[in-house]
C1' cells in the first nucleotide's frame, strides 16, 4: 500500500430497530467508628477522537480525516 475491528466522566465498560447519555471502581460530602477501613446515604465530573453530511432528532446512518489494534502483501 489494501481490508477489519476499536475510540463514551479519572479507569473499565453499556447505551434494543436512530427517541431522556448511564452503570461499576475512583473522587468530594455527610451518616456509622475513639479514630481508620467496611458499610449506609448524597453530590459532582461528558462538546460521545476531529470536522462535515442525512433527519423533527444521531453515541449510533453516511463521507474525509486522526490515532490504537488486527489480518494480507
Nucleotide at each position: 500500500c489494501g481490508g477489519g475491528g476499536c475510540g463514551u466522566g479519572g479507569u473499565g465498560c453499556a447505551a434494543u430497530u436512530g427517541g431522556c447519555a448511564g452503570c461499576a471502581c475512583a473522587c468530594u460530602c455527610g451518616g456509622u467508628u475513639c479514630g481508620g477501613g467496611u458499610c449506609c446515604g448524597a453530590g459532582a465530573g461528558g462538546u460521545u477522537g476531529c470536522g462535515g453530511g442525512u433527519u423533527c432528532g444521531a453515541g449510533u446512518c453516511c463521507c474525509g480525516c486522526c490515532g490504537c489494534u488486527c489480518c494480507g502483501a